Annotation:
The RNA shown here (Bacterial small signal recognition particle RNA) has 100 nucleotides and comes from Tumebacillus permanentifrigoris.

[in-house]
RNA sequence: GAUUGGGUCUUGCGCAACGCAGCCUCCUGAAUCGUGUCAGGUCCGGAAGGAAGCAGCACUAAGGGAAUCGUUGUGUGUGCCGCAGGAGCGCCUGGUCGGA
Numbered sequence: 001g002a003u004u005g006g007g008u009c010u011u012g013c014g015c016a017a018c019g020c021a022g023c024c025u026c027c028u029g030a031a032u033c034g035u036g037u038c039a040g041g042u043c044c045g046g047a048a049g050g051a052a053g054c055a056g057c058a059c060u061a062a063g064g065g066a067a068u069c070g071u072u073g074u075g076u077g078u079g080c081c082g083c084a085g086g087a088g089c090g091c092c093u094g095g096u097c098g099g100a
Base pairs, nucleotide, nucleotide: 001097002096003095004094005093006092007091008090009086010085011084012083013082014081015079016078017076018075019074020073021072022071023070025066026065027064028063034059035058036057037056042051043050044049
């Protein structure tokens, strides 16, 4: 000096991380306008039996709460992780060749 590669800059896609929200799980949760079971008592009946049904209990709805996995969606230069480009030959760095 020539040539070539990578990084720095930038774009798109993907992946991961983090945040938010939902689903799943658990807990709580209806005095009355949920369900079931309905002690006591009430009603019908001569009786057998039947009916409605308060309290209580159980299961839950709406709602509220909890923790870490999983899952769905979404967002962000959080990463400079992967792939494909673009810009730039400005800076950094490597290889090869030739000359002094």
Record summary: It matches the Rfam family "Bacterial small signal recognition particle RNA". It is annotated as a non-coding RNA gene. Rfam describes the family as follows. The signal recognition particle (SRP) is a universally conserved ribonucleoprotein involved in the co-translational targeting of proteins to membranes.